Predicted 3D model of RNase P RNA and transfer RNA as a complex of 458 nucleotides.
C1' cells in the first nucleotide's frame, strides 16, 4: 500500500431528576392503595431490518396424497436452520486473502432480438477443389468441329482448412494424408465411457477404450433429492364495572310493590312497574414477563464449529411506554505555539501551555443466527 | 408491537413467454385569428428509487437496502 482476525464501546466523583424492587414509618376501615425516607437494580453490538430458524401459545389435524412453497458440492455441529466449522472443484487477486443459488440440458416443452449461409434433425455467401459445355489468348504439327496450358462463365458435384456475423459457430493444435479438404489417420491437451488405487465422501491420481457424439440458458417452465399445518404475546389465561339484556324468581297494579318530602312514624304527592339472582362479555385490571438450547472459568474430546463433565455468578422488565441532565478530574486522539535532544540536511520531536473531538443507535414474550449502520485503537499475516 | 403494500417524464398511469421504454395531461416552438382560447402540426424531457447479482443482454428473475402508504374499518 493492502488482507484477516478477536475484543471495546473510556474511567471515576458530585448535584439534581425518571421508572421498577425490597424494607420501615404514617394515613384511609385489615387486604391493597396512596405519600415520606432508606438500600439496591436500570438498553445494545447491532437493542435496528423483521430476511430466516426455533421455543412458547391458541386453532386445525387417523393416515396418506396432489397442489403451493423453500433448499440444493461433501461430511460435521445444531432444538433448528437458507446458519456455522472443516474440506472439494471452480473463478479472481503478484501476494496474505477473497466470491461462487456449484443436481440434472442425454426425460421433455420453451427461448437465444439484431447480424450472419447457419443458433442445433446442421447448413453452404465468400472462397478451395474436380467434371461438362462456351468463348478467348499462348504453344505444338498430324493443319483438324485436332491436341495441351492459362483465364472467364454456364451447369452438375466435393469441401468445411481459411474469411466474415455473432456473446456464443458443431472438440483444439502441430504433422501426414489429400483433386481440395475433413478425426480421414497419428501425438499431446481436452471429452465421454470402464476399470484399480486413496479418501466416510465431494473428488484426486494412474491405467486402458472409444474418433468424438450431442452448444448456451433451469435466479425459463420442469425433472430429481430432501423439507414445510396456519396465526402470532395486539397468541392465550384469569378477574371484572357502568349501560344495555336472554333467562329464571320474588312482590304488586281500585286487596297500591316502589319512589319525593321527613332522623323515625303518621300524612301527603307520584304510580305500573321494582327488587333480586345469573350466563356471556365491554371499558379496565392481572397474568403471560423474564433463570435461560443462559452467562464466565477450568478439565477432557475434537483440526474446528461444538459437545461433555465441575465451579462460581444472578444480569431491566417499563406499557400516554422509565434508564436522563449538569458540574469537576484523570486518560485516549487532533490542531495551535514554545521547546530539551536527535539528523550533514529536509525533518522528527520528550516536555509545558491554550484550543478542540469522542460514532452508529435505543429494549417491548424470549432466544440462535444473516443482513444493514457505526468510531477509534490492538493483534497477525503478505 | 406485529403483519401487509407501493416506487416507470412535472403529474395521473401503459409496457408478458427478458429483445429499440410508450400514451394522456403540463411545457417549448410553429400554423390559423385583428387577439386570446379552443383546434392543428412538431419538440424536448428517463440513473424505470438505490446498490449488487444471474444472462450476450434486466422496467420485467433474485438478493440486500432507501422512501412512502394501509391506522386501530389490517391485528387488542
Nucleotide at each position: 500500500a493492502g488482507c484477516a482476525g478477536g475484543a471495546c464501546a473510556a474511567a471515576u466523583g458530585g448535584u439534581c431528576g425518571c421508572u421498577g424492587u425490597u424494607c420501615u414509618a404514617u394515613g384511609u376501615u385489615u387486604u391493597a392503595c396512596a405519600u415520606a425516607g432508606a438500600a439496591g437494580g436500570g438498553a445494545g453490538g447491532a437493542a435496528a431490518g423483521u430476511c430466516c430458524g426455533g421455543g412458547c401459545u391458541c386453532c386445525a389435524c387417523a393416515g396418506g396424497g396432489c397442489a403451493g412453497g423453500g433448499u440444493g458440492c461433501u461430511c460435521c455441529g445444531u432444538a433448528a436452520c437458507g446458519c456455522g466449522g472443516a474440506g472439494u472443484c471452480u473463478c479472481g487477486g503478484u501476494g496474505a486473502c477473497g466470491g461462487g443459488a456449484a443436481g440434472g440440458a442425454a426425460a421433455g416443452u420453451g427461448c437465444c432480438a439484431c447480424a450472419g449461409a447457419a443458433a442445433a434433425u446442421a447448413u453452404a455467401c465468400c472462397g478451395c477443389c474436380c467434371u461438362u459445355u462456351u468463348a478467348g489468348a499462348c504453344g505444338g504439327c498430324u493443319g483438324g468441329c485436332c491436341c495441351g496450358u492459362c483465364u472467364a462463365a454456364u451447369a452438375g458435384g466435393g469441401u468445411a482448412a481459411g474469411g466474415g456475423u455473432g456473446a456464443a459457430a458443431a472438440g483444439g493444435c502441430g504433422a501426414g494424408g489429400u483433386a481440395a479438404g475433413a478425426g480421414c489417420u497419428c501425438a499431446c491437451c481436452g471429452c465421454u465411457c470402464c476399470g484399480a488405487u486413496g479418501g466416510u465422501g465431494a473428488c484426486a491420481u494412474c491405467g486402458g477404450a472409444g474418433g468424438c457424439u450431442u452448444g448456451g440458458c433451469a435466479a425459463a417452465c420442469c425433472c430429481c433429492a430432501c423439507c414445510c399445518g396456519g396465526a402470532g404475546c395486539a397468541a392465550g389465561a384469569c378477574c371484572a364495572a357502568a349501560u344495555a339484556g336472554a333467562g329464571g324468581g320474588a312482590c304488586g297494579u281500585u286487596u297500591g310493590a316502589g319512589g319525593g318530602c321527613u332522623g323515625c312514624c303518621c300524612g301527603u304527592c307520584c304510580g305500573a312497574g321494582u327488587c333480586c339472582c345469573c350466563g356471556g362479555g365491554u371499558a379496565g385490571g392481572u397474568u403471560g414477563c423474564u433463570c435461560g438450547a443462559u452467562u464466565c472459568c477450568a478439565a477432557u474430546a475434537g483440526c474446528a464449529a461444538u459437545a461433555u463433565u465441575g465451579g462460581g455468578g444472578c444480569u431491566a422488565g417499563a406499557u400516554g411506554a422509565a434508564u436522563g441532565a449538569c458540574c469537576g478530574u484523570u486518560g485516549u486522539c487532533c490542531c495551535g505555539u514554545a521547546a530539551a535532544g536527535g539528523g550533514u540536511g529536509a525533518c522528527u520531536g520528550a516536555u509545558a501551555c491554550g484550543g478542540g473531538a469522542a460514532a452508529c443507535a435505543g429494549a417491548a414474550c424470549c432466544c440462535g443466527g444473516c443482513u444493514u449502520a457505526u468510531g477509534g485503537a490492538c493483534u497477525g499475516c503478505u | 408491537g406485529g403483519g401487509c403494500c407501493g416506487u416507470u417524464a412535472g403529474c395521473u398511469c401503459a409496457a408478458u413467454u427478458g429483445g429499440c421504454a410508450g400514451a394522456g395531461c403540463a411545457a417549448g416552438g410553429g400554423a390559423c385569428u385583428c387577439u386570446u382560447a379552443a383546434u392543428c402540426c412538431c419538440u424536448a424531457g428517463g440513473u424505470u428509487g438505490g446498490a449488487g447479482g444471474u444472462u450476450c443482454g434486466a422496467u420485467u428473475c433474485c438478493u440486500c437496502c432507501a422512501c412512502g402508504g394501509c391506522u386501530c374499518a389490517c391485528c387488542a